The prediction has a mean pLDDT of 79. FMN riboswitch aptamer (RFN element) from Liquorilactobacillus capillatus DSM 19910, 121 nucleotides, folded computationally. Lineage of the source: Bacteria > Bacilli > Lactobacillaceae > Liquorilactobacillus > Liquorilactobacillus capillatus.

[in-house]
């Protein structure tokens, strides 16, 4: 150092100011903000891939299996960027509720990151 089991810490997120309408809206409108991990010839919400959310089945049940899974272009620098930098759009489960990416609520934890330790080649 590599690989396999076990634990342990972390991560588990961020986000309607201001003002319209109205009896009621952080939900409509005008405006505003916000961005899990990993991977890459160079930093990524959108490019690949996962996690979660959702959906069917199976099991008392913990789970396991399979499916689903948003959204971007121009221009520029450069050996090299769909990631920089200019610009100009875009995208955000599921339940409640005045119609929610931003409130409440299922809600714990997952991908992952670091370290410990036992074993093997």
């Nucleotide at each position: 150092g590599u690989u396999u089991g076990u634990c342990u810490u972390c991560a588990g997120g961020g986000g309607c100011a201001g003002g319209g309408u109205g009896a009621g809206a952080c939900u409509c409108c005008c405006g505003a903000c916000c961005g899990g991990c990993g991977g890459u010839a160079a930093u990524a919400g959108g490019c690949c891939g996962c996690g979660a959310c959702c959906u069917a089945c199976a099991g008392u049940g913990a789970u396991g299996u399979a499916g689903u899974u948003g959204a971007a272009c121009u221009g520029g620098u450069g050996u090299g960027a769909u990631u920089c930098c200019a610009g100009u759009g875009c995208c955000g489960a599921c339940a409640g509720u005045a119609a929610a990416g931003u409130c409440u609520g299922g809600a714990u934890a997952a991908a992952g990151a670091a370290g410990a330790u036992a074993g093997g080649g």